[in-house]
RNA sequence: GCGCGUGUAGCUCAGUGGUAGAGCAUUACUCUUAUAAAGUAAGGGUCGGAGGUCCGAUCCCUCCCACGCGCACCA
Numbered sequence: 001g002c003g004c005g006u007g008u009a010g011c012u013c014a015g016u017g018g019u020a021g022a023g024c025a026u027u028a029c030u031c032u033u034a035u036a037a038a039g040u041a042a043g044g045g046u047c048g049g050a051g052g053u054c055c056g057a058u059c060c061c062u063c064c065c066a067c068g069c070g071c072a073c074c075a
Stems, first nucleotide, its partner, number of pairs: 001071007010024004018055001026042005048064005
């Protein structure tokens, strides 16, 4: 340099053109002599960034950024 893939909650991930979810983690409460476990509830996201298409974009298109893989080149 070329191609492909990934980017969504603190972490691991799902999701799909119709105003975003799970598990774990965190906080509070219940329970317990206390802790743990278990149960209930709550908080937490402008879905990597910028444009475009569309009535409507996390999803489709373009560019950019970060990361990973393969190929090529150099040594």